[in-house]
A computed fold for a 120-nucleotide RNA, annotated as FMN riboswitch aptamer (RFN element).

RNA sequence: AAGAUCUUUCGGGGCGGGGUGAGAUUCCCCACCGGCGGUGACAGUCCGCGAGCCGAGGAAUCGGCUGAUCCGGUGUGAUUCCGGAACCGACGGUUAUAGUCCGGAUGAGAGAAGGAUUGG
Numbered sequence: 001a002a003g004a005u006c007u008u009u010c011g012g013g014g015c016g017g018g019g020u021g022a023g024a025u026u027c028c029c030c031a032c033c034g035g036c037g038g039u040g041a042c043a044g045u046c047c048g049c050g051a052g053c054c055g056a057g058g059a060a061u062c063g064g065c066u067g068a069u070c071c072g073g074u075g076u077g078a079u080u081c082c083g084g085a086a087c088c089g090a091c092g093g094u095u096a097u098a099g100u101c102c103g104g105a106u107g108a109g110a111g112a113a114g115g116a117u118u119g120g
Stems, first nucleotide, its partner, number of pairs: 003118008016030004032099001033089002035049004044087002052065005069085005091103003
């Protein structure tokens, strides 16, 4: 130093304009947003994880399900950069169908940074 144990803090963004209507931040047109780790180079769309949903269990926990990208350029190297055009988004609620409103949630969490002890 790695590793191990304990511990503290941090840890998700976004409806603005117009239209229809009795009623819509939910529909239609335009607009807006993008968790964590990895990857030869910076990723919502690659690989994996978390969140979410379903089932079993008294619980700890276990099992299952789970969205979406292409073309061109540069380059040793990029589905990650640049240019262009696309696409995707849990559950419950609602005067009307929600990625953006309200709720579970002052929650949980992938993980990130720091501290203590140990280690040799």
It was read from a public genome assembly, where an Rfam model found it.